This is a predicted structure of a 350-nucleotide part of an RNA (small-subunit ribosomal RNA, central domain) from a metagenome.

Context: one part of a larger RNA
RNA sequence: CUGGGCUUAAAGAGUUCGUAGGCGGUCUGUUAAGUCGAGUGUGAAAUCCCCCGUCUCAACCGGGGAAUUGCGCCCGAAACUGGCAGGCUUGAGUGAGAUAGAGGUGAGCGGAACUGAUGGUGGAGCGGUGAAAUGCGUUGAUAUCAUCAGGAACACCGGUUGCGAAGGCGGCUCACUGGGUCUUUACUGACGCUGAGGAACGAAAGCUAGGGGAGCGAACGGGAUUAGAUACCCCGGUAGUCCUAGCUGUAAACGAUGAGCACUGGGCUGAGCGGACCUCCACAUCCGCCCGGCCGUAGCGAAAGCGUUAAGUGCUCCGCCUGGGGAGUAUGGUCGCAAGGCUGAAACUC
Numbered sequence: 001c002u003g004g005g006c007u008u009a010a011a012g013a014g015u016u017c018g019u020a021g022g023c024g025g026u027c028u029g030u031u032a033a034g035u036c037g038a039g040u041g042u043g044a045a046a047u048c049c050c051c052c053g054u055c056u057c058a059a060c061c062g063g064g065g066a067a068u069u070g071c072g073c074c075c076g077a078a079a080c081u082g083g084c085a086g087g088c089u090u091g092a093g094u095g096a097g098a099u100a101g102a103g104g105u106g107a108g109c110g111g112a113a114c115u116g117a118u119g120g121u122g123g124a125g126c127g128g129u130g131a132a133a134u135g136c137g138u139u140g141a142u143a144u145c146a147u148c149a150g151g152a153a154c155a156c157c158g159g160u161u162g163c164g165a166a167g168g169c170g171g172c173u174c175a176c177u178g179g180g181u182c183u184u185u186a187c188u189g190a191c192g193c194u195g196a197g198g199a200a201c202g203a204a205a206g207c208u209a210g211g212g213g214a215g216c217g218a219a220c221g222g223g224a225u226u227a228g229a230u231a232c233c234c235c236g237g238u239a240g241u242c243c244u245a246g247c248u249g250u251a252a253a254c255g256a257u258g259a260g261c262a263c264u265g266g267g268c269u270g271a272g273c274g275g276a277c278c279u280c281c282a283c284a285u286c287c288g289c290c291c292g293g294c295c296g297u298a299g300c301g302a303a304a305g306c307g308u309u310a311a312g313u314g315c316u317c318c319g320c321c322u323g324g325g326g327a328g329u330a331u332g333g334u335c336g337c338a339a340g341g342c343u344g345a346a347a348c349u350c
Base pairs, nucleotide, nucleotide: 004321005320006319007304008303012318014201015200016199017198021194022193023192025088026087027086028085029084030083031082033081034080035077036076037075039073040072041071042070049065050064051063052062053061091191092188093187094186095184096183097182098181099180103177104176105175106174107173108172109171110154114150115149116148117147118146119145120144121143125136126135162169163168206247207246208245209244210243211242215241216240220236221235222234223233258317259316260315261314262313263312266295267294268293269292270291272289273288274287275286276285299306300305323350324349325348332343333342334341335340
């Protein structure tokens, strides 16, 4: 130097875009940088290896050869890699015609429930629990009816459903807007894949400023329970939860499974589109593409299991791991208003 791994043992970055770089379809011509061959120069001597010689032998020593796998120059080859030139259409993209969807942003609207206010009825309890009590109530509660106000969330539909790169997205309508799929092959002609740095997005909690505040509810107070009860249960309740503008940048950010391409028996099933069949349309059936779910063959795997959505068989690129603790700590750097984030040791110990 090569050789090992990353679902659960240490290990896939939360996700995407993308710079450098790495890798890259098919045909023809050319070049000759890589590559291959011939020659030549050099590759000191000693050492190592082979042969021979000499001290009686050996070591030692002497002679010859080989080797020195390298580098330079020169000549040649042109399959492959690269360069240059010109084509191609299968990869990739664009167009045209359809289409499904809780994809995103903004605005408006709606009903149920809840809490509060006002008024009516009514008159002693309500509430809560394992049982209670704190609490609320004759200043009229709970219950019930009417009216008004407010904020938040959208029952049923709802589904191993759909959409999105991930986080995530669920009442209705409108406006703006992203992506996907199918059909057609009209166009471009390798424009591709991955992606160190970098950039953007990124649940909840938290932070700054201004609003809002119904319900719920960290902290906190009270009542219980208990040996105690800084809890579980109950009565209250502030931040917060909501909106606007910014910050934070983390999660069991999980499929604990990076992205792309190709190949490798099947069965059942859902969503979308198209076609065949039928034709009056529709349903049913079959087929194709794409996305999702379940079971399983080979194979893989320590096993559990995975199994065309691979953890199978290959290729390309990136990230990451290297015993447990110390420790995601210290220190330095950097980002942040802070909280803290990212990067990230060692001594020592087992």